A computed fold for an 86-nucleotide RNA from Propionigenium maris DSM 9537, annotated as c-di-GMP-I riboswitch aptamer.

RNA sequence: UUCUGAAAAAGGCAAAAUAAUGGAAACAUUGUGACGCAAAGCUAGAGGGUCUAAGUCCAGAAAGGAUAUGACAGCCAGUUACCGGC
Numbered sequence: 001u002u003c004u005g006a007a008a009a010a011g012g013c014a015a016a017a018u019a020a021u022g023g024a025a026a027c028a029u030u031g032u033g034a035c036g037c038a039a040a041g042c043u044a045g046a047g048g049g050u051c052u053a054a055g056u057c058c059a060g061a062a063a064g065g066a067u068a069u070g071a072c073a074g075c076c077a078g079u080u081a082c083c084g085g086c
Stems, first nucleotide, its partner, number of pairs: 003085003012037002017032006035074001041079003047076002049072003055067004
C1' cells in the first nucleotide's frame, strides 16, 4: 500500500415509534429511544436510482396527468478514514 472483518480494545453512528419546531409535501432539526451499521463519515450543479409536486404546463364540470428548481448518502456508486488480521 492492496485485500480483508475471526476474535478483541478504544471510541463512533442511530432505524421504527414518539414529542416539539420548520415545510405545500417528500423530508429535516432537536429530545427520548436502540432496529441495525466497519464507513450508517462526506458528496444530491456535472454517474444511476428513489420520494414529493408548492409553482408551472396539459386537461377540465370535477376528479386527474406531466414536471424539480424541493428532498433521500441507512439504495447502488464515488471519495476520505480509525482499530485488528493476512
Its mean pLDDT, the model's own confidence on a scale to 100, is 86.